């Protein structure tokens, strides 16, 4: 310098136009003398930035950033 993939909860990922989801962690109950498992529950997102397109955008496109990787 080219070419691609990737960016969503704290953490690993899932959705690919029409209320943003799980699994693990986290708090809370219940259980137990107690702890840990185990069951219920709860709270945790400016969906990487800025634009296009839509009646609507986490999703399409374009430009940038960043991580990863190929080529040189």
């Nucleotide at each position: 310098g080219c070419c691609g993939a990737c960016u969503u909860a704290g953490c690993u990922c899932a959705g690919g136009g029409g209320c943003a989801g799980a699994g693990c962690a986290g708090c809370u109950g219940u259980u137990u003398c107690g702890u840990a498992a185990a069951c219920a529950g709860c709270a945790g997102g400016u969906c990487g930035u800025c634009g296009g397109u839509u009646c609507g955008a986490u999703u399409c496109c374009g430009a940038c950033a960043g991580u990863c990787g190929g080529c040189u």